[in-house]
RNA sequence: GCUCCGGUGGUGUAGCUGGCCUAACACGUCUCCCUGUCACGGAGAAGACCGUCGGUUCGAAUCCGAUCCGGAGCG
Numbered sequence: 001g002c003u004c005c006g007g008u009g010g011u012g013u014a015g016c017u018g019g020c021c022u023a024a025c026a027c028g029u030c031u032c033c034c035u036g037u038c039a040c041g042g043a044g045a046a047g048a049c050c051g052u053c054g055g056u057u058c059g060a061a062u063c064c065g066a067u068c069c070g071g072a073g074c075g
Base pairs, nucleotide, nucleotide: 001074002073003072004071005070006069007068010027011026012025013024019058029045030044031043032042033041051067052066053065054064055063
């Protein structure tokens, strides 16, 4: 330098044939219940606008371009 993969709540992932309400699951956090207490268990809540910028479109996490970061391969 080239090619490919990834970058989504605190953490790990899904969603990537564009639209049911623009975001789901697990763990974690908080509240309540349960218990003599803790743990376990039950109920509920908060938390990401999808690496960044721009474009296409009526509409983009999802398509396109540029760019940044991480990884793999090739030279």

RNAcentral holds the sequence, with entries from ENA and MGnify. This is a predicted structure of a 75-nucleotide RNA (transfer RNA) from a Patescibacteria group bacterium. RNAcentral records the identical sequence in 3 taxa. Its Rfam family is "tRNA". Rfam classes the family as a transfer RNA. The prediction has a mean pLDDT of 81.